Predicted 3D model of a 73-nucleotide RNA (transfer RNA) from a Candidatus Omnitrophota bacterium. Rfam family: tRNA. Rfam classes the family as a transfer RNA.

RNA sequence: GCCCCUGUAGCUCAACAGGAUAGAGUACAGGCCUCCGACGCCUGGAGUGGCCGUUCAAGUCGGCCCAGGGGCA
Numbered sequence: 001g002c003c004c005c006u007g008u009a010g011c012u013c014a015a016c017a018g019g020a021u022a023g024a025g026u027a028c029a030g031g032c033c034u035c036c037g038a039c040g041c042c043u044g045g046a047g048u049g050g051c052c053g054u055u056c057a058a059g060u061c062g063g064c065c066c067a068g069g070g071g072c073a
Base pairs, nucleotide, nucleotide: 001072002071003070004069005068006067007066010026011025012024013023019056028044029043030042031041032040049065050064051063052062053061
């Protein structure tokens, strides 16, 4: 330098061929419970790597960039 793959919540993963409010587990915070804590139950906050485009509608499609991984030279 060229090619391929990946990027969604603090972490691990979903989202079915573009369509309804982007969910789950875990972690975290609060509450119930308890003498205190743990367990358990309830509630809550938290996210689509960035920009632009296509579309009535983009996590999903296209372009460029960024980051990580792999291959070739």